[in-house]
Molecule: Fluoride riboswitch aptamer (crcB RNA motif)
Organism: uncultured Holophagaceae bacterium
């Protein structure tokens, strides 16, 4: 990267992946795209919308 078969089918909720639940949006001109400070700049928390688990990360205390 190409052929061909067969199944099944949105999509989104401030950074990852799985499950399970909740919420949004409607074929995309939408649902979403954090928060303080701001004139420009600059600075902060969190990997969940919640929960469980792994990943990776921060903080502290032991070996």
């Nucleotide at each position: 990267c190409u052929a061909g078969g067969a199944c099944c089918c949105g999509g989104c909720g401030a950074u990852g992946g799985c499950g399970u639940c909740c919420g949004c949006c409607c074929c995309a001109u939408a649902a979403c795209c954090g928060c303080c400070u701001g004139g420009a700049a600059g600075g902060c928390u969190g990997a969940u919308g919640a929960c469980g688990c792994c990943u990776g990360u921060g903080c502290a205390u032991c070996c």